The RNA shown here (TPP riboswitch aptamer (THI element)) has 103 nucleotides and comes from Sulfurovum sp. The coordinates come from a structure-prediction model, not an experiment, and the mean pLDDT is 77. It matches the Rfam family "TPP riboswitch aptamer (THI element)". Rfam links the family to the GO term thiamine pyrophosphate binding. The model forms 90% of the base pairs in the Rfam consensus.
Order: sequence, then C1' cells, then structure tokens
RNA sequence: AUCAAUCUCUUGGGGUGCAAGUAUCUUUAAAUAGGUAUAGCUGAGAAAACCCAUUGAACUUGAACUGGUUAAUGCCAGCGUAGGGAAGAGAAGUAUACAAAUA
Repeated sequence: AUCAAUCUCUUGGGGUGCAAGUAUCUUUAAAUAGGUAUAGCUGAGAAAACCCAUUGAACUUGAACUGGUUAAUGCCAGCGUAGGGAAGAGAAGUAUACAAAUA
C1' cells in the first nucleotide's frame, strides 16, 4: 500500500401470515354458514423483537403462478445464474508485496 471475512458507531431497508380446537357473536330446520378473539402451526422474527444493507435470497415483482404437503397458510420445493431492492465511517486481526534494522 492492497485486500476476503469479522466487530463497533451512525444511518437506512424489511415482513408481520395461517388457525382444525376453544370462547363469543350473527345466521340456519340443523356445528347450517359466516365474523371476531385465541390455544395452536411455520419461522430469526407473526407487534415485539428480529433480520438485512450492493461481496445485497433481508424483503419484493412475476403470483389469485407450478408441484407437494397440511386442519390451514406467502408450510416445503420450483420459478431463481430472472426483474427490483436499503451505506458511510472507524477498529483490531490475517495474508501478500516493498523498505529498514538485526541474526
């Protein structure tokens, strides 16, 4: 001097779904149909924290997509080397090159 990853600070980006059971309300000839809340499901995170920031699958578009699974779902997989997507500063450490000193 260059440099992958890491950490810190500041700033910024992001999603929040499903719900068989239960409670309750409406409705029906009828647990017949539906609303709300919620035990529960997946996940880092489903409103309380978490995740992510261009070296960018955090998140988003396609998408009311395709296949599978489930009680059900944006649950899993595909799509996906696709399109979009939010950054600056500092620290220590490592490697390489060069220089100096010493052996």